RNAcentral holds the sequence, with entries from ENA and Rfam.
This is a predicted structure of a 72-nucleotide RNA (transfer RNA) from Methanobacterium veterum.
The same sequence occurs in records of 4 taxa.
The coordinates come from a structure-prediction model, not an experiment, and the mean pLDDT is 81.
Lineage of the source: Archaea > Methanobacteriota > Methanobacteria > Methanobacteriaceae > Methanobacterium.
[in-house]
């Protein structure tokens, strides 16, 4: 420099173009307890940036960035 691959809630991971983008685990608030953990309800939180295709994108395409790995 060249190739290939990740890139989603704090975290680990789902959606094989048509989900309201879900789940655990953490958070927050209420039951509950004498109080705590535990248990329960129940809120809050995300698609890296930017353009294209489509009737519709997290999902294909093209582009930067951030990172892992391979060649030289």
């Nucleotide at each position: 420099g060249c190739c290939u691959g990740u890139g989603u809630a704090g975290c680990u991971c789902a959606a094989a173009g048509g989900c309201c983008a879900g789940a655990g685990c953490a958070g927050u608030u209420g039951c509950c307890u004498c109080g705590u953990a535990a248990g329960u309800a129940a809120c809050a939180g995300a698609u890296a940036g930017g353009g294209g295709u489509u009737c519709g994108a997290g999902u294909c395409c093209c582009u930067u960035c951030a990172c892992a790995g391979g060649c030289u």

Notes: Its Rfam family is "tRNA".